Overview
This is a predicted structure of a 73-nucleotide RNA (transfer RNA) from a Thermoplasmata archaeon.
RNA sequence: GCCGCGAUGGCUCAGUUGGUAGAGCAGCUGACUUGUAAUCAGCAGGUCGGGGGUUCAAUUCCCUCUCGCGGCU
Repeated sequence: GCCGCGAUGGCUCAGUUGGUAGAGCAGCUGACUUGUAAUCAGCAGGUCGGGGGUUCAAUUCCCUCUCGCGGCU
């Protein structure tokens, strides 16, 4: 330098025919318990890596940049 994959709550990841974003763990509150753990119920937490474009509408499609991983040279 070229090619491919990835970037989504604190962490690990889902989310395809474009239609107002979810799970598990972690956190907080409550129930249960003599108490803790476990279990159960509820709550909060994300401008979906940055910028631009297409569209009535973009995490999703197009362009570009940044970062990470792998391959080729």

The sequence is in RNAcentral, with records from ENA. Rfam family: tRNA. By type it is a transfer RNA. About the family: Transfer RNA (tRNA) molecules are approximately 80 nucleotides in length. Its mean pLDDT, the model's own confidence on a scale to 100, is 81.